Description
A computed fold for a 114-nucleotide RNA from a Bacteroidales bacterium, annotated as SAM riboswitch aptamer (S box leader). The organism belongs to Bacteroidales, within Bacteria. The sequence was found by an Rfam model in a public genome assembly.
RNA sequence: AUUUUAUUAAGAAGGGUGGAGAGAUUAGGCUCUGUGAAACCCUGGCAACCCAUCCCGGCCUGUCGGGAGAAGGUGCCAAAACCUAAUCCCGGCAAUGCCGGGAGAUGAUAAAAU
Repeated sequence: AUUUUAUUAAGAAGGGUGGAGAGAUUAGGCUCUGUGAAACCCUGGCAACCCAUCCCGGCCUGUCGGGAGAAGGUGCCAAAACCUAAUCCCGGCAAUGCCGGGAGAUGAUAAAAU
């Protein structure tokens, strides 16, 4: 980097360096930001994808499923992935639009494979 699978309205902030932007892309909206953005570092925390350990159960007896847990590997810690659109389908209405729902696409994260 690509592919597959799963998740994506829950949860969790302080400090230092830094010095103007940030919220994935494009457009619109909205928001955060010199009472200090991004980025990097430290500390703390959240969560439970992988998973140390423990418990229960199945069977082919070393694996599968469930639960607890949080030592370790990632990840994450404004707002739903900030909202809508950049696709399609369905339904409603005072209808050439608006509203609601579903699926998809894109993105992010994990695990596995190449």